Context: one part of a larger RNA
RNA sequence: CGUAGGAAAUUUGAGAGGCGCUGUCCUUAGUACGAGAGGACCGGGAUGGACGUACCAAUGGUGAAUCAGUUGUUCCACCAGGGGCAUAGCUGAGUAGCCAAGUACGGACGGGAUAAACGCUGAAGGCAUCUAAGCGUGAAGCCCCCCUCAAGAUAAGAUUUCCCAUACCGUAAGGUAGUAAGACCCCUUGUAGAAGACGAGGUAGAUAGGCCGGAGGUGUAAGUGCAGUAAUGUAUUUAGCUGACCGGUACUAAUAGGUCGAGGG
Numbered sequence: 001c002g003u004a005g006g007a008a009a010u011u012u013g014a015g016a017g018g019c020g021c022u023g024u025c026c027u028u029a030g031u032a033c034g035a036g037a038g039g040a041c042c043g044g045g046a047u048g049g050a051c052g053u054a055c056c057a058a059u060g061g062u063g064a065a066u067c068a069g070u071u072g073u074u075c076c077a078c079c080a081g082g083g084g085c086a087u088a089g090c091u092g093a094g095u096a097g098c099c100a101a102g103u104a105c106g107g108a109c110g111g112g113a114u115a116a117a118c119g120c121u122g123a124a125g126g127c128a129u130c131u132a133a134g135c136g137u138g139a140a141g142c143c144c145c146c147c148u149c150a151a152g153a154u155a156a157g158a159u160u161u162c163c164c165a166u167a168c169c170g171u172a173a174g175g176u177a178g179u180a181a182g183a184c185c186c187c188u189u190g191u192a193g194a195a196g197a198c199g200a201g202g203u204a205g206a207u208a209g210g211c212c213g214g215a216g217g218u219g220u221a222a223g224u225g226c227a228g229u230a231a232u233g234u235a236u237u238u239a240g241c242u243g244a245c246c247g248g249u250a251c252u253a254a255u256a257g258g259u260c261g262a263g264g265g
Base pairs, nucleotide, nucleotide: 001152005163006162007161008160009159010158011157015149016148017147018146021049022048023047024046025045026044027043033038051106052105053104054103055102059100060099061098062097066093067092068091069090070089071086072085073084074083075082076081110144111143112142117137118136119135120134164264166177167176168175169174182260183259184258185257186202187201188200189199190198207253208252209251210249211248212247213246214245216242217241218240223236224235225234226233227232
C1' cells in the first nucleotide's frame, strides 16, 4: 500500500514444512517342517538403543551482586570487628534462571490408490492364458490420518462484536479538519527480546523498585557472660546474613501530555 467504511477478536485451510528408524526377550511352540541336527510363518505381549520435542517436581551441573571457612598484605588510630587487592585469592556449600547425564512424551493405529508379485473371470486362438474388455489381493514407498506455519490464497475467504453519518470548501467527483470505536507515541516493565516485534501494566494502578512476611540457601553472627594462663570452647542461638523465588503493601516511579484514526455500492 492492497484486501471497496473504520476497528477489535475468533477462525477456515489453498499451500508449505516436520515426523517417518530399529534391536532383544517372552509367548504361540520345541508346534508346523525335518531321518536327525535344527527350527519357523501368522498372531499376542514386554523391554531397550539412537533420534526428536517439551520441561525442571525429583537426580545432578552451573550459579563472578547468596552464606560460611581461611592465607598474605594494606587501610579503617590501636584491640575487637570489618573494607580493598591477590585467577572469583583459595576452599566448602548453594536459591532462581539456564541446562542434561535427569523427567515426560513421540514414530503409532487406521483409511485410499498402487509397485513388483499373486489371483478371479475371460476371449482373440472351440483348448490354454492374471489381460485384450472387466474384477481383486498386495509395500518401511505415494495420498490422507498426526504435529507446526499459513488469506499478499491479489481468487486477498468466514464468523462475532464495537463505532457512527460531524464541520468547512466544492456544481459534482472529491479535498481538508476535528472526532468515534480503536490504536500509537511516551512511561513502569518481563513469561518476550540483537533492534523492531510480542506480553503484563500506566493512579479507577500491584507494572518495576523499596518495605513487610514467607520459602529456599548458608550453618549458629556481632556483643556480652562463663570456663581456660592461652589458643580456644561454651551459653545467649537451629542464630545472623541472604540475588533472581512466593505473597502482601501505593512508600518511590508509571505524572502530565501529544499523535493517528470512519463518514462508506

The part of an RNA shown here (large-subunit ribosomal RNA, domain VI) has 265 nucleotides and comes from a Caldicoprobacterales bacterium. The coordinates come from a structure-prediction model, not an experiment, and the mean pLDDT is 89. Taxonomically the source falls in Caldicoprobacterales (Bacteria, Bacillati, Bacillota, Clostridia).